[in-house]
RNA sequence: GGGAGCAUGGGGUAAUCAGGCAUCCUAGCGGGCUCCAGACCCGUAGAUCUGGGUUCAAAUCCCAGUGCUCCCA
Numbered sequence: 001g002g003g004a005g006c007a008u009g010g011g012g013u014a015a016u017c018a019g020g021c022a023u024c025c026u027a028g029c030g031g032g033c034u035c036c037a038g039a040c041c042c043g044u045a046g047a048u049c050u051g052g053g054u055u056c057a058a059a060u061c062c063c064a065g066u067g068c069u070c071c072c073a
Stems, first nucleotide, its partner, number of pairs: 001072007010026003020056001028044005049065005
C1' cells in the first nucleotide's frame, strides 16, 4: 500500500441473508420463601461503535469515519 471479517444492556448472545415492538443467559435492584444466608420463584431498570443518506419504517440497505482481528505485498 491492497483485501476481508467483526462492533448490540455491566459481561456474554440472537435477530442482519429476506427492513416492521431488539431475544435469551448472567450480573444489578425490589419482593416472596428462610431464624439468617444460599438455592428457588415473581417483578424491575439497562443496549444496536460514530456521522450522513435511502425508506412510511433501518441493528439490518448505501456512503464516510473510528476501533479490533486476519490475509496479501
Molecule: transfer RNA
Organism: Picrophilus oshimae DSM 9789